A computed fold for a 74-nucleotide RNA from Spirogyra maxima, annotated as transfer RNA. The coordinates come from a structure-prediction model, not an experiment, and the mean pLDDT is 83. The source organism's lineage runs through Eukaryota, Viridiplantae, Streptophytina, Zygnematophyceae and Spirogyra. The sequence is in RNAcentral, with records from ENA. Rfam family: tRNA. By type it is a transfer RNA.
RNA sequence: CGGAGUAUAGCGCAGCUUGGUAGCGUGCCAUCUUGGGGUGAUGGGGGUCAUGGGUUCAAAUCCCGUUACUCCGA
Numbered sequence: 001c002g003g004a005g006u007a008u009a010g011c012g013c014a015g016c017u018u019g020g021u022a023g024c025g026u027g028c029c030a031u032c033u034u035g036g037g038g039u040g041a042u043g044g045g046g047g048u049c050a051u052g053g054g055u056u057c058a059a060a061u062c063c064c065g066u067u068a069c070u071c072c073g074a
Stems, first nucleotide, its partner, number of pairs: 001073007010026004020057001028044005050066005
C1' cells in the first nucleotide's frame, strides 16, 4: 500500500440476510428465602447500536466516508 472481517448495556454475545417497540446470559440494585452467608426465587435500573453523512414515512439493519482492532497478501 491492496483485500477481507469485527465494533450493540460493566463483561460475553444475538438481532443485520428479509428496515417496523433494542434483546439474551452473566454481573449490579431491591425484596423474599437463611440464625447469618452462600445458593435459589421474584422484581428493577443500566444503550447516542464505534463515528460523520446519505436513502426512507421509518435505519443497529441499506449506501458512502472516517476511526480503532484482527487476519491475508505485497